A computed fold for a 75-nucleotide RNA from a Candidatus Woesearchaeota archaeon, annotated as transfer RNA. The prediction has a mean pLDDT of 81. Rfam family: tRNA. Gene Ontology term of the family: triplet codon-amino acid adaptor activity.

[in-house]
RNA sequence: GGUUCCGUAGCUCAGCUUGGCUAGAGCGCCGCUCUGAUAAGGCGGAGGUCCAGAGUUCGAAUCUCUGCGGGACCA
Numbered sequence: 001g002g003u004u005c006c007g008u009a010g011c012u013c014a015g016c017u018u019g020g021c022u023a024g025a026g027c028g029c030c031g032c033u034c035u036g037a038u039a040a041g042g043c044g045g046a047g048g049u050c051c052a053g054a055g056u057u058c059g060a061a062u063c064u065c066u067g068c069g070g071g072a073c074c075a
Base pairs, nucleotide, nucleotide: 001074002073003072004071005070006069007068010027011026012025013024020058029045030044031043032042033041051067052066053065054064055063
C1' cells in the first nucleotide's frame, strides 16, 4: 500500500442481513432483604443516545459516504 471484519452500559456481547414498541442480556456496581457474620440466594435501582461528522428518509444503532481507532489476511 491492497482486501476484509469490527467499534452499542464499567467488562463480555445480542440487536444491523429485512429502517418503525422514544435501545437489551449476562457479569459487575448501589440499596433493601435473608444470616450471629460472610458468601450464595431473593427483591428493587442507577448506568448508553449505539466511535465522530455528513447524506438518504416521514422515521437511522440499522442504508450510503468521509474520517478516526482496532483486528485478520495479502504484498